Model confidence (mean pLDDT): 86 of 100. c-di-GMP-I riboswitch aptamer from Colwellia sp., 98 nucleotides, folded computationally. NCBI's taxonomy places the organism under Bacteria, Gammaproteobacteria, Alteromonadales, Colwelliaceae, Colwellia. It was read from a public genome assembly, where an Rfam model found it. It matches the Rfam family "c-di-GMP-I riboswitch aptamer". Rfam links the family to the GO term cyclic-di-GMP binding.
């Protein structure tokens, strides 16, 4: 120096909750607190998960004598939106009893 490991010390981060903001939503940001975390630092490359504004088709319904290229509603599909404290990969990194 590097790799593994995690007793100790110095520190670090911040779940959930609450308040405000932001967003269609999922989520995210700030403040308080501290569930926990040895990478709970960074990163959306892979898998997985969350949401569906917009888009797709379907069904029902409204208007019309019939007919929709119209309106409304419902469920459903879809990420170019998200999650790094779901897992993997990659990058950087404090300390040292053994």
């Nucleotide at each position: 120096a590097c790799a593994a490991a995690g007793a100790a010390a110095a520190g670090g981060c911040a779940a959930g909750a609450u308040a405000c903001g932001c967003g269609a939503a999922a989520a995210c940001g700030u403040a308080u607190u501290a569930c926990g975390c040895a990478a709970a630092a960074c990163c959306a490359c892979c898998g997985g998960c969350c949401u569906a504004a917009g888009g797709g088709g379907u069904u029902u319904u409204c208007u019309a004598a019939u007919a929709a290229u119209g309106g409304a509603a419902a469920a459903u599909c879809u990420a170019c939106g998200g999650c790094a404290g779901c897992g993997g990969a990659g990058u950087c990194a404090c300390c040292u009893c053994g």